[in-house]
Context: one part of a larger RNA
Molecule: small-subunit ribosomal RNA, central domain
Organism: uncultured bacterium
RNA sequence: UUGGGUUUAAAGGGUGCGCAGGCGGGCUGUUAAGCCGGCGGUAAAAAUUCAGGGCUCAACCCUGUCGAGCCGUCGGAACUGGCAGUCUUGAGUGGGCGAGAAGUAUGCGGAAUGCGUGGUGUAGCGGUGAAAUGCAUAGAUAUCACGCAGAACGCCGAUUGCGAAGGCAGCAUACCGGCGCCCAACUGACGCUGAGGCACGAAAGCGUGGGGAUCGAACAGGAUUAGAUACCCUGGUAGUCCACGCAGUAAACGAUGAGCGCUAACUGUCCGGAGCGAGCGAGCUCUGGGUGGUACAGUGAAAACGUUAAGCGCUCCACCUGGGGAGUACGCCGGCAACGGUGAAACUC
Numbered sequence: 001u002u003g004g005g006u007u008u009a010a011a012g013g014g015u016g017c018g019c020a021g022g023c024g025g026g027c028u029g030u031u032a033a034g035c036c037g038g039c040g041g042u043a044a045a046a047a048u049u050c051a052g053g054g055c056u057c058a059a060c061c062c063u064g065u066c067g068a069g070c071c072g073u074c075g076g077a078a079c080u081g082g083c084a085g086u087c088u089u090g091a092g093u094g095g096g097c098g099a100g101a102a103g104u105a106u107g108c109g110g111a112a113u114g115c116g117u118g119g120u121g122u123a124g125c126g127g128u129g130a131a132a133u134g135c136a137u138a139g140a141u142a143u144c145a146c147g148c149a150g151a152a153c154g155c156c157g158a159u160u161g162c163g164a165a166g167g168c169a170g171c172a173u174a175c176c177g178g179c180g181c182c183c184a185a186c187u188g189a190c191g192c193u194g195a196g197g198c199a200c201g202a203a204a205g206c207g208u209g210g211g212g213a214u215c216g217a218a219c220a221g222g223a224u225u226a227g228a229u230a231c232c233c234u235g236g237u238a239g240u241c242c243a244c245g246c247a248g249u250a251a252a253c254g255a256u257g258a259g260c261g262c263u264a265a266c267u268g269u270c271c272g273g274a275g276c277g278a279g280c281g282a283g284c285u286c287u288g289g290g291u292g293g294u295a296c297a298g299u300g301a302a303a304a305c306g307u308u309a310a311g312c313g314c315u316c317c318a319c320c321u322g323g324g325g326a327g328u329a330c331g332c333c334g335g336c337a338a339c340g341g342u343g344a345a346a347c348u349c
Base pairs, nucleotide, nucleotide: 003321004320005319006318007303008302012317014200015199016198017197021193022192023191025087026086027085028084029083030082031081033080034079035076036075037074038073039072040071041070042069050064051063052062053061054060090190091187092186093185094183095182096181097180098179103175104174105173106172107171108170109153113149114148115147116146117145118144119143120142124135125134161168162167205246206245207244208243209242210241215239219235220234221233222232257316258315259314260313261312262311265294266293267292268291269290270289271288272287273286274285275284276283298305299304322349323348324347331342332341333340334339
């Protein structure tokens, strides 16, 4: 490489958008590039294949013959492609409804926490397995009133919902993205995937400026212990928060790429639609889209998956090829740095 694979054995890119490329719905006509067939040319000799012959056989030797590919020519038209026309089921638009913690910005709210001031009040508080460090007669803890600050939003809350992923939760307003259902008016294949590329991307981290209540790496002290650079306790800086910029990773997980079609059922729940049903309309049936559970066939090494597939097929991308060395070295690219991306070999088992 071929092949075989990628939930858990090595292997799905963190996610999307999308140029090139690859692939692409029904019908009609046309073309003849791919494709198929006939014939011809070429394919040096030798060797090889097949047929026959000569050395007693064979090896060996001789004669004839086949041959992919390429070129030419004459045909064929099912499929692929090209061109032309047409269609509506794929895709999109429109109209009518609907749900939602999707996003951005601004404003507002209460509980809690800490702090400040004042009142009440007196000897403890705090913390632990037990303690101590710590705080407190300069009046703490507790409690009441008022005020200030920052951060997070209890109940509702749920195998709930929304988002491409990361992620998103007090309330209100403004702007804005996506999605579902119904109607079937319009466009008429406008589609799928997507190497590069571009954008987004938790936490921690970095730069500048702000903010700083809580928690809290580092650090200090107290304990524990043989020791204790830990686990426990008291403090506590960066950080945690905001704005702008950078970084670009993760068990970025469903450890499961995207799209389309097909393949028993049953059941819960969320959002729509239609019919039946009347009591403020519960419930039942059917139907579309999500999200869970069980399970047939089938699949799987098994665990399990099972219309939300890991089943049966097609298209496109990414990735794997024994363990260690190693996601290291070197080079290159990116970055302020930290580091990220790409990514070996010797050697060894």